RNAcentral holds the sequence, with entries from SILVA. Small-subunit ribosomal RNA from a metagenome, 1512 nucleotides, folded computationally. It matches the Rfam family "Bacterial small subunit ribosomal RNA". The prediction has a mean pLDDT of 83.
RNA sequence: GGGUUUGAUCCUGGCUCAGGAUGAACGCUGGCGGCGUGCUUGAUACAGGCAAGUCGAACGGGCUAGCUAGGGGCUGAAGCCCUGGGCGGGGCGGAAGAUGAGAAAUCGUUGGAAGCUCAAGAGAGGGUAGAGGUCUUGGUGCUGGCCAGUGGCGAACGGGUGCGUAACACGUGGGUAAUCCACCCUCAAGUGGGGAAUAACCGUUCGAAAGGGCAGCUAAUUCCGCAUGUGGUCCGAAAGGAAGAAAGGGCGAGAGCUCGCUUGAGGACGAGCCUGCGGCCGAUUAGCUAGUUGGUGAGGUAACGGCCCACCAAGGCGAUGAUCGGUAGCUGGUCUGAGAGGACGAUCAGCCACACUGGAACUGGAACACGGUCCAGACUCCUACGGGAGGCAGCCGCAAGGAAUAUUGCACAAUGGGGGGAACCCUGAUGCAGCAACGCCGCGUGGGCGAUGAAGGCCUUCGGGUUGUAAAGCCCUUCUCUGAAGGAAGAGACAAGGACGGUACUUUAGGAAUAAGUCUCGGCUAACUACGUGCCAGCAGCCGCGGUAAAACGUAGGAGACGAGCGUUAUCCGGAUUUACUGGGCGUAAAGGGCAAGUAGGCGGUACUCAAAGUUGGACGUGACAUCUCUCGGCUUAACUGGGAGGGGUCGUCCAAAACUAGAGAACUAGAGGGCAGGAGAGGGGAGUGGAAUUCCUAGUGUAGCGGUGGAAUGCUUAGAUAUUAGGAAAAACACCAGUGGCGAAGGCGACUCUCUGGCCUGACCCUGACGCUGAGAGGCGAAAGCUAGGGGAGCGAACGGGCUUAGAUACCCCGGUAGUCCUAGCCGUAAACUUUGGAUACUGGGUAUUGGGGGUCAACAAGCCCUCAGUGCCGAAGCGAACGCGUUAAGUAUCCCGCCUGGGGACUACGGCCGCAAGGUUAAAACUCAAAGGAAUUGACGGGGACCCGCACAAGCAGCGGAGCGUGUGGUUUAAUUCGAUUGACACGAAGAACCUUACCUGGGUUUGACAUGUAGGUAGUAGGGAAGCGAAAGCAGACCGACCCUUCGGGGAGCCUGCACAGGUGCUGCAUGGCUGUCGUCAGCUCGUGCCGUGAGGUGUUGGGUUAAGUCCCACAACGAGCGCAACCCCUGUUGCCAGUUAGAGAUUUCUGGCGAGACUGCCGGCAUAUAACCGGAGGAAGGUGGGGAUGACGUCAAGUCAGCAUGGCCUUUAUAUCCAGGGCUACACGCACGCUACAAUGGUCGGUACAGAGGGGCGCGAAGCCGCGAGGUGGAGCAAAUCUCAGAAAGCCGAUCUCAGUUCAGAUUGCAGGCUGCAACCCGCCUGCAUGAAGUCGGAGUUGCUAGUAACCGCAGGUCAGCCAUACUGCGGUGAAUACGUUCCCGGGUCUUGUACACACCGCCCGUCACGUCAUGGAAGCUGGCAAUACCUAAAGUCGGUGAGCUAACCGAAAGGGGGCAACUGCCUAAGGUAGGGCUAGUAACUGGGACGAAGUCGAAACAAGGUA
Repeated sequence: GGGUUUGAUCCUGGCUCAGGAUGAACGCUGGCGGCGUGCUUGAUACAGGCAAGUCGAACGGGCUAGCUAGGGGCUGAAGCCCUGGGCGGGGCGGAAGAUGAGAAAUCGUUGGAAGCUCAAGAGAGGGUAGAGGUCUUGGUGCUGGCCAGUGGCGAACGGGUGCGUAACACGUGGGUAAUCCACCCUCAAGUGGGGAAUAACCGUUCGAAAGGGCAGCUAAUUCCGCAUGUGGUCCGAAAGGAAGAAAGGGCGAGAGCUCGCUUGAGGACGAGCCUGCGGCCGAUUAGCUAGUUGGUGAGGUAACGGCCCACCAAGGCGAUGAUCGGUAGCUGGUCUGAGAGGACGAUCAGCCACACUGGAACUGGAACACGGUCCAGACUCCUACGGGAGGCAGCCGCAAGGAAUAUUGCACAAUGGGGGGAACCCUGAUGCAGCAACGCCGCGUGGGCGAUGAAGGCCUUCGGGUUGUAAAGCCCUUCUCUGAAGGAAGAGACAAGGACGGUACUUUAGGAAUAAGUCUCGGCUAACUACGUGCCAGCAGCCGCGGUAAAACGUAGGAGACGAGCGUUAUCCGGAUUUACUGGGCGUAAAGGGCAAGUAGGCGGUACUCAAAGUUGGACGUGACAUCUCUCGGCUUAACUGGGAGGGGUCGUCCAAAACUAGAGAACUAGAGGGCAGGAGAGGGGAGUGGAAUUCCUAGUGUAGCGGUGGAAUGCUUAGAUAUUAGGAAAAACACCAGUGGCGAAGGCGACUCUCUGGCCUGACCCUGACGCUGAGAGGCGAAAGCUAGGGGAGCGAACGGGCUUAGAUACCCCGGUAGUCCUAGCCGUAAACUUUGGAUACUGGGUAUUGGGGGUCAACAAGCCCUCAGUGCCGAAGCGAACGCGUUAAGUAUCCCGCCUGGGGACUACGGCCGCAAGGUUAAAACUCAAAGGAAUUGACGGGGACCCGCACAAGCAGCGGAGCGUGUGGUUUAAUUCGAUUGACACGAAGAACCUUACCUGGGUUUGACAUGUAGGUAGUAGGGAAGCGAAAGCAGACCGACCCUUCGGGGAGCCUGCACAGGUGCUGCAUGGCUGUCGUCAGCUCGUGCCGUGAGGUGUUGGGUUAAGUCCCACAACGAGCGCAACCCCUGUUGCCAGUUAGAGAUUUCUGGCGAGACUGCCGGCAUAUAACCGGAGGAAGGUGGGGAUGACGUCAAGUCAGCAUGGCCUUUAUAUCCAGGGCUACACGCACGCUACAAUGGUCGGUACAGAGGGGCGCGAAGCCGCGAGGUGGAGCAAAUCUCAGAAAGCCGAUCUCAGUUCAGAUUGCAGGCUGCAACCCGCCUGCAUGAAGUCGGAGUUGCUAGUAACCGCAGGUCAGCCAUACUGCGGUGAAUACGUUCCCGGGUCUUGUACACACCGCCCGUCACGUCAUGGAAGCUGGCAAUACCUAAAGUCGGUGAGCUAACCGAAAGGGGGCAACUGCCUAAGGUAGGGCUAGUAACUGGGACGAAGUCGAAACAAGGUA
């Protein structure tokens, strides 16, 4: 800011939405990366693995590896001696082969084999020799590694969780002269010399195990003395004295270096303790407290202290909230908000608390200790049943719970931590990876061109629109993706060392390739159509959608929003100024205490001085880091992150100022109070007195009623009432005066007198000197009713009795009548205790009236006038207010104080507390439920409200209806069907004509492109059409025979017929989808608009008012001025008349008549009345007089009024049937109810005879004359007439005459029989008429009800439409005869205007209350039952500290020894966890039964409220 209360409006007020956020979850969907985050629930239980070790440079051992002194075994070189004669060399030798010449033999050249021989002498073999090698052992020594143990340091950090805790726990600022601080740093001094034990180990032994026991040996940086003793500590005035330390290891040849150790001083870090201030809820928790508060002394601690103990005193805390209960870790901060605030306290950071639950100490610098110990308890596990073991709120993981939260991962590479001299080891801290869209941030899912606006989908008014440049297609690109290649930083002074990781990143290749959903579309709120559904299914945050045309449900198309997300749910802040400090209210909306006096508290007049608490300014300190804001950087950007600056306070210290507030001092008089002089009064208490009236008693008079009511009755009365006279008694209240008069704080107070007493007003300006205002709590007063006790009791009068009324009447009315009303004493403590308005002070135009004073004026004490103080009313300025209204008596403008409110109901209730004799009062919730509840004002509507007016509305009349018979309609019933509609405003209505038809209904029989229309395709030539026989109830089937038309380019086409497809058809549904038409209010006088004005607005004004009218008709007035639709007039008929014309009218002219055109009437004239008007009354004239009479004409609207069956029409349904044709039946039924009529009941009549006078209509398949026939209906006839000519057509009542004579009749005519006539294809269901006969009910109609005001009612007939005929007595017209009455508007009905009330607005046929019955839900009470929590008292009491004892045991020291000192076990005391017992408290659950409450389309009974709501 919006939605939502209303017909509309303004306000109040709640609910709700749009925003942001989250450790989220759920639904649908899901491409990538970065950075974060991830058990909010069961502090539930945990398998398995890991999370705290390290030091051999403190120590003694064990195991092991290598080397090794030494021992043993095996092997065995050179050398020397002997044997032997390989290979090679020298000398002689001269083959094969090659080559040249030649024809060849052969020869030349070359070649150098075999063989023979000479010297030197290798390997091998044998013997001797013993170097070396190898194997094994190794008790010696050295160097490593591993292991448990002693010892040291660490394990109190790091990591987790939020159970507990409302507390000095946390935050912030201080204090500690009341303290400690290992490791680290600085400084000073020292580190000499002795001793003792013990684990490991070994032996033995118990046990299933876990674990021990005993004996023996041993080391140290383990332990204990001695020495020294700077400094420190103690004693002391000082001098001085006393007690009182230590540990060694490593390296080095050594000097020495280094790591340690001891004492002290200081620093740093850390910790303890104390304290000001700050931060949750409940008073339905108001009192709490015995070590409690303080003191003295002793103890204890690192340290102050009731921290502990003994004694003494009796204190301490609390409305500024103690105690108790509930909830909760606190903070930096986070989210939101303009801010102030509100909510929260995940991740990160600081502090605290906790480590299965409870208790306890030990060790240590530090713990009362998460991965230590002891005890108790619960649970789990092992067990040989004897006994043992365990603690994931560390990291993973598992189970369970839950809407819900991840891997039993990698690495110590970095950062940090522990140990160590170091190397290094350990580190689920940490760094990383994995899982999850859980969050934030970034990127992508392609870009350009592309109209035939493709196809498909959807809609459609069928033209088209939309999806939509979207797609396809063409041209590009490669962030992402896939493949390949390269490849980090993070790592220090050098080298090496990377879990992440072949990751980030870079290059390259490929190809639009791998990548879009979710929610919404009635309003709020951006986005609309179709179909389906039919108060069903469903939706919904609020209002609300859905009952057959749903933009709200579901689906589809389209659109909107956001987008790797989107919705939903949950929660917080916002919007909400809806807790209001910023920044609200209280007359009527929620809200002023019933009232005053007054305690605490809050606030407080004028001028001055001081000091400086608040206040203001400045400086300094602090407000951790992170976060936040600004700014500059780093990751490609951003998220994220680094640097700098800023911000952040009820904080601390110092300095300064002195206006204001507080404080101190000393003054003042304007506030307040007192004194003096006057005044008014139903102010209060007590005592006494008085008269009138009522009732009762006595007596008299007197007689039949009285009384009471709308009308009656009960009641009283002949036993003498009522009435009346006299006397008496008693109680209560005080007429007139009496007054929006008086008094009082309120409640309240009313005869008169006396007495006691409170307050108020006025005057003058004497005194005090701020003494004041308000007022939580507490105390007091407090109408009526009620209660207790005792009196009293006339009248009135709850309850109760009776009488009426009524459906009932536990009421209203009447007759009685007890409590009570009265007095005394006491309780109760509430009221619409209201001015629905708390008190005080000041200020802000007035007018008027009145009460009580004072002053002035006037001759005056009267009256009047002027001024003034204090009250009480009215009207009103500004202002205020949602409006109504308030307005010096404020609801105005301000200040101070108190009380109270925060949606409606539940609920002026429950529970609890307090009070009360009781009744009850006071204080005062929640669950649940609704989207409103409410205030003021507006327009209507309504009223058994008011005023005015009208209407055949009543009244006054006339005639009827309601009773009878009949006709007609309708309801009901019946039926195969009795077709349908209409129900105030339907019912002789649709229907101005149901035997068939109509006809829509029923039964039965047929037909299916159809009884009817259009289009299209195909077919058809004796075709369309007519149509005999036959079947049939008909429709229909069948079909001999007859037999066509138009145009033509001569091909054919049209029309017809047949077949098929589209479609036809529907009186089927919806009048609540509609048009049109109609009814009703109502021919009522109303209904609106423009501009202006008034009002925040709805709206008002105009249109109301005063007159007047039939009228919103007109006049006047008026913040209105005008206008429109209605009224009236204009139109038609009629009444008078003039003129013209006229046929068929009349015998003819005027005239009558018919038609046309005119005139006439306008309150014009006169008088009266009235306002100067409008008008009204009377009169004249006139045929007509105040709209002359009648008709047509129906404003804005109302009733979802009527009609889909008159017509039209959307949608739905049906299509061999809901269509269509036919026959028959039905619409005509009949125990009844109702409505509209007709005919009567008779003499104002009936019957018979005679006789007179209309108007308006109709007529061609028509009206039909004369004549003739028939008693008649009618028949015959066919003249005349498309009509002022002919005809229907005789008018009837009337008049004249006759008869009937009061009766069920000479009334009445129903019903029925017979005989006829007419219409029609056809009168059975089911027509009309005629004649004869029959002769019912009915003798004037109950309650009730209808029409009509003059040519009307009534009576009388005539005509017409519909129609073959007619059930027409209906309807529509026409004339004839022709009245009565209207005092009047009280009443009934309807309407109009104004006003009033309203809780109604679907508008009184409205709204609405309570009991009862049914269902659902939450809740109170309740005999009881079952849990939980925190205390109290007593009993028992583990472990453990402290204390006592310590006869038993005992290494260091003393002592020559005995022994001592010291220590330990054991026993024991106090305390004490847990357990037990007991009675209570608080709280939760449950419960037979029970109370009310809320909610729930159609239940019952009444009718309480809203109007005068029918009794305000």